Model confidence (mean pLDDT): 81 of 100. This is a predicted structure of a 112-nucleotide RNA (SAM riboswitch aptamer (S box leader)) from a soil metagenome. Of the family's consensus pairs, 97% are formed in the model.
[in-house]
RNA sequence: CAUCUAGAGGGGUGGAGGGACUGGCCCAGUGAAGCCCCGGCAACCACUUCGAGACCACGGUUCGGAGGGAGGUGCCAAGUCCAGCAGGUCGCAGCUCAAGACCUGGAAGAUG
Numbered sequence: 001c002a003u004c005u006a007g008a009g010g011g012g013u014g015g016a017g018g019g020a021c022u023g024g025c026c027c028a029g030u031g032a033a034g035c036c037c038c039g040g041c042a043a044c045c046a047c048u049u050c051g052a053g054a055c056c057a058c059g060g061u062u063c064g065g066a067g068g069g070a071g072g073u074g075c076c077a078a079g080u081c082c083a084g085c086a087g088g089u090c091g092c093a094g095c096u097c098a099a100g101a102c103c104u105g106g107a108a109g110a111u112g
Stems, first nucleotide, its partner, number of pairs: 001112004009038005017027003021084004039076003044072002047067006054061002080108001085105006
């Protein structure tokens, strides 16, 4: 800097945890984490190709589109499982306010 409401799991081993943190809510002896094997998803990088402008040592660099899935990562419960901070709407009635619901942005995190 980009993306994060899509997508994709079986076997072996192991033996109680796991979902980052906190709170919630879930998953788990009908077998958690970890490790191994096989499979799959996706298309960030790499690869192929097309286009554009600029630079340039004239071969490339950069940006954008398309392609396929043999390579490097990643991923394969639940929206990043939900919330956390701020603002707004509803709640709300003459006024004030709470739980709660929803929307937007942010933070944190994950992957490249």
Rfam family: SAM riboswitch aptamer (S box leader). Rfam describes the family as follows. The SAM riboswitch is found upstream of a number of genes which code for proteins involved in methionine or cysteine biosynthesis in Gram-positive bacteria.